[in-house]
RNA sequence: AGGGUUUAAGAGGUGGUUGCUCCAGAGGGAUAUUUCCUCUGGGGAGGAAAGUCCGGGCUCCACAGGGGAGGACGCCGGGUAACACCCGGAGGGAGUAAUCCCUGGAAAGGGCCACAGAAAACAGACCGCCAGCGGCCAAAAGGUCUUUGACCUUUUGGUGCGGGCAAGGGUGAAAAGGUGGGGUAAGAGCCCACCGCACAAGGUGGUAACACCUUGUGGCACGGUAACCCCCGUCCGGAGCAAGGCCAAACAGAGCCCACGGGUGCCCCGCCCAAAUGGGCUCAGGUAGGCCGCUUGAGGAGAGGGGUAACCCUCUCCCCAGAGAAAUAACCACCGCCUGGGGAAUUUUUCCCCAGGUAACAGAACCCGGCUUACUUAAACCCUACCC
RNA sequence: UGGGGUGUCGUCAAGUGGUAAGACACGGGCCUUUGGAGCCCGCAUCCGGAGGUUCGAAUCCUCCCACCCCAGCCA
Repeated sequence: AGGGUUUAAGAGGUGGUUGCUCCAGAGGGAUAUUUCCUCUGGGGAGGAAAGUCCGGGCUCCACAGGGGAGGACGCCGGGUAACACCCGGAGGGAGUAAUCCCUGGAAAGGGCCACAGAAAACAGACCGCCAGCGGCCAAAAGGUCUUUGACCUUUUGGUGCGGGCAAGGGUGAAAAGGUGGGGUAAGAGCCCACCGCACAAGGUGGUAACACCUUGUGGCACGGUAACCCCCGUCCGGAGCAAGGCCAAACAGAGCCCACGGGUGCCCCGCCCAAAUGGGCUCAGGUAGGCCGCUUGAGGAGAGGGGUAACCCUCUCCCCAGAGAAAUAACCACCGCCUGGGGAAUUUUUCCCCAGGUAACAGAACCCGGCUUACUUAAACCCUACCC
Repeated sequence: UGGGGUGUCGUCAAGUGGUAAGACACGGGCCUUUGGAGCCCGCAUCCGGAGGUUCGAAUCCUCCCACCCCAGCCA
């Protein structure tokens, strides 16, 4: 210098002026109880408020119960209100490394494995290897018979046949252990030794996942895929603040269903409701108003303690947007921070002066805990190259 | 704000693990005096984007992006 990995930090502070908005109080105007104006005091976005991907609180359906369907998760231990999150560990994999990724079961069953290849799942024989076996061909030797021919036996050589083999080649993402020796016609766990693997028993360490050791058995059986179905285990009732409750304004009702009914926003059971002045659905019509829910909460800050950590416990202090399609802004000064340049001291570093910048991502709408995706920096570590 | 859905050539679209049908349009050729019609041929390096699972992804999983639809109250 380039490339990479991980972790952390930051979204400025104070004061003034001018504005916006909410709340409280006071005063005034108009009207009729709401609205407008002025003054005073107080509050006013985020680390992601975002995507809406998970989990919970809260509310209603009954107090949320049993079963099914469906869904989610999945090594072990811990944290938590809960999680698909976090922390610590185990095994495996990727990478030169920093570091990162993955995780129940494939000997319960089903499905799929294109193309290529001989063969793709209790495999198969294209090239190749073999001539021990059955044929066949050729040659030689010997024998028999009536012949220059035929037949028989033996030996040798060969094999466009049958057969044996699975070591080697080649195909593929994947081809049914490895090395060496024996063995054989050629070979092969066919046999043996060592290594690997599987299973069983025992022991040691660990809460556990698991690791290590010892002994025995088995020549090796058991390809991959469960982000395909499935099996096993654990968890999940549904809907969502437009939940839900109260009040007001306006209008126009009509049709259908209701005790073998309706509700439980998938189904069944169960439960609950209802005897009609009620309930539900559909269409038409009207309205686009107010209040509650609404922000004190798994809340924030500080201190102490426990724990490797995530996190938990105790004490003290603080109250910090809750509004309507929706306010939270602009400028100046000082300080802080960053960048560049110059100077001084003693190199690192510190101080002083000058100039410039102070942004980006993005905007609460019931509330929290996470994840993910965005923004700007810094530090540490790793690799490569070059220089001293 | 909440809930649901869609994305494949210029347009409409099929395809739901095995390497992207078809139609219209467009381009070229034949035919014709010329145009139209007709016939033949061509046209997706990237299936909205990125990552993962798998031997293999438009298809399965995760995260982003864009677009579309629905809703309250009275009665």

Predicted 3D model of RNase P RNA and transfer RNA as a complex of 463 nucleotides.
Its mean pLDDT, the model's own confidence on a scale to 100, is 77.
Rfam match: Bacterial RNase P class A. The family's RNA type in Rfam is ribozyme. From the family's description: Ribonuclease P (RNase P) is a ubiquitous endoribonuclease, found in archaea, bacteria and eukarya as well as chloroplasts and mitochondria.